Description
Predicted 3D model of RNase P RNA and transfer RNA as a complex of 411 nucleotides. Its mean pLDDT, the model's own confidence on a scale to 100, is 79. Rfam match: Bacterial RNase P class A. Its family is annotated with tRNA processing, dimeric ribonuclease P complex and ribonuclease P activity in the Gene Ontology. Rfam classes the family as a ribozyme.
RNA sequence: GGACAGGUGAUCGCGGCUGCCAAUGCCGAAAGGCGGCAGGUGAGGAAAGUCCGGGCUUCAUAGGGCAGGAUGCCGGUUAACGGCCGGUGAGGGAAACCUUAAGGAAAGUGCAACAGAAAGUAUACCGCCGAGUUUAUCUCGGUAAGGGUGAAAUGGCGGUGUAAGAGACCACCGCUACCGUGGUAACAUGGUAGGCAUUGUAAACCCCAUCCGAAGCAAGACCGAAACGAGACGUUUGUAGGUUGCCCGCCGAGUCUCAGGUGGGUCGCUUGAUGCGGCUGGUAACAGUCGUACUAGAUAGAUGAUCAUCCACGACAGAACCCGGCUUAUAGUCC
RNA sequence: GGGGCGUUAGCUCAGCUGAUAGAGCGCGGCAUUCGCAUUGCCGAGGUCAGGAGUUUGAUUCUCCUACGCUCCACCA
Numbered sequence: 001g002g003a004c005a006g007g008u009g010a011u012c013g014c015g016g017c018u019g020c021c022a023a024u025g026c027c028g029a030a031a032g033g034c035g036g037c038a039g040g041u042g043a044g045g046a047a048a049g050u051c052c053g054g055g056c057u058u059c060a061u062a063g064g065g066c067a068g069g070a071u072g073c074c075g076g077u078u079a080a081c082g083g084c085c086g087g088u089g090a091g092g093g094a095a096a097c098c099u100u101a102a103g104g105a106a107a108g109u110g111c112a113a114c115a116g117a118a119a120g121u122a123u124a125c126c127g128c129c130g131a132g133u134u135u136a137u138c139u140c141g142g143u144a145a146g147g148g149u150g151a152a153a154u155g156g157c158g159g160u161g162u163a164a165g166a167g168a169c170c171a172c173c174g175c176u177a178c179c180g181u182g183g184u185a186a187c188a189u190g191g192u193a194g195g196c197a198u199u200g201u202a203a204a205c206c207c208c209a210u211c212c213g214a215a216g217c218a219a220g221a222c223c224g225a226a227a228c229g230a231g232a233c234g235u236u237u238g239u240a241g242g243u244u245g246c247c248c249g250c251c252g253a254g255u256c257u258c259a260g261g262u263g264g265g266u267c268g269c270u271u272g273a274u275g276c277g278g279c280u281g282g283u284a285a286c287a288g289u290c291g292u293a294c295u296a297g298a299u300a301g302a303u304g305a306u307c308a309u310c311c312a313c314g315a316c317a318g319a320a321c322c323c324g325g326c327u328u329a330u331a332g333u334c335c
Numbered sequence: 336g337g338g339g340c341g342u343u344a345g346c347u348c349a350g351c352u353g354a355u356a357g358a359g360c361g362c363g364g365c366a367u368u369c370g371c372a373u374u375g376c377c378g379a380g381g382u383c384a385g386g387a388g389u390u391u392g393a394u395u396c397u398c399c400u401a402c403g404c405u406c407c408a409c410c411a
Base pairs, nucleotide, nucleotide: 001335002334003333004332006310007309008308009307010306011305012304014042015041017039018038019037020036021035025034026033027032044316048327049326051325052324053323054322055321056216057215058214059213063248064247065246066245068212069211070210071209072208073087074086075085076084077083088102089100090099091098092097103207104206108205109204110201111200112199125147126146127143128142129141130140131139132138155173156172158170159169160168174196175194176193177192178191179190180189181188182187220267221266222265223264229258230257231256232255233254241251242250243249260410261409262408274293275292276291277290278289279288280287281286311314336407337406338405339404340403341402342401345360346359347358348357354391362378363377364376365375366374384400385399386398387397388396
């Protein structure tokens, strides 16, 4: 890092499904639903958190601008993604290898407490050197090698040089710019030039690039039953309202508050970017193709209990529209 | 099932474009009073829900986890 997630058998019970039998039947106010027998089936790797992405549905169409949010090395993959795969740089390790929210600080603004001379258009506490003369616990000037402070101190190191020093000058390394070569690219590498002006922080504001309409199955469609109404705003002067921040544009006859009524049924609902196996392409993620399988669909909510037996003595945990990821929890066994 | 918000002293809340956290009530002590209340002064009390990360530095920014609160049916 990956796989498995107690096994087998019997009896009883629960939720769907299929087949057969049975209704001029039963339940219900209605819509609508069904009984018996047999067979077969019935939670997960995370069903969880709801952190991302997509499908689907509705908003009378989602067009533009501003605001806002997300992502952030390069290439690929995908329905899509902040996921995954491969690579580059950086960091760690003796190595195998591992980690990585990794654009821009020479666009601008902010911040850097305390300490320290000084926290960024600079500066000098100790020290070093020179000068002065009053010979000192002094003054003036030079310096930034050394010490000290701090998370961080104005390229590093060695030499030349100097009163002492300093990219002041030189070699090497680093940095920046340009050019060449290799690479799709990130980048790597070589050369030339520059004496270095340019500290850190963007999970601070911000800039740049890319992406984003919103809401969510309590979405939404249909049926049945019941339900005195009151008030405010508004109806062609495209107004109220909607378009889930604002403006334009578009739609536009109802909108809001209080009171009232019902909380019944059908669909959405599970065949899907689906699982498994083979082959082909690709380093891989993944894609294509062939074969095969159908494997929960509830609505107070099923998946359980007992017995026998075996062992390693069974952890975390229970679907609720679906799918791809991430994260978190997890006994034991195996690779 | 799906949205939104919160967790800071015993309780109710500030502080959150970063530099070690305060207020009111409550609690303890002292003074005032014959005594109590009131009032005044002083004081204690905080793993900022927990764990990682960014940063020199995190209550504050980012991620994960735990707990709590709240809203969402239909008709007309």